Transfer RNA from a Candidatus Nealsonbacteria bacterium, 72 nucleotides, folded computationally. It matches the Rfam family "tRNA". Gene Ontology term of the family: triplet codon-amino acid adaptor activity. From the family's description: Transfer RNA (tRNA) molecules are approximately 80 nucleotides in length. By type it is a transfer RNA. Lineage of the source: Bacteria > Bacteria candidate phyla > Candidatus Nealsoniibacteriota.
[in-house]
């Protein structure tokens, strides 16, 4: 310099263009002599940033960050 692929909750990760979710973890409440175990609840999103197309967009499409990888 080109060119593929990734970015969503604190951490791993899903989400056929129509309500943003699970796991783990956090908070409380129940159990215990405390702790964990188990069981009931509950908080936590600007979907990496900006345009765009659509009646709706994490999805589609442009640009720009930003990790990895491949080619020179």
């Nucleotide at each position: 310099g080109g060119g593929u692929g990734g970015c969503u909750a604190g951490c791993u990760c899903a989400a056929a263009g129509g309500c943003a979710g699970a796991g783990c973890g956090c908070c409380u409440c129940c159990u215990u002599g405390a702790c964990g175990u188990g069981g009931a609840g509950g908080a936590g999103g600007u979907u990496a940033g900006a345009g765009g197309u659509u009646c709706g967009a994490g999805u589609c499409c442009u640009c720009u960050g930003u990790c990895a990888c491949c080619c020179a």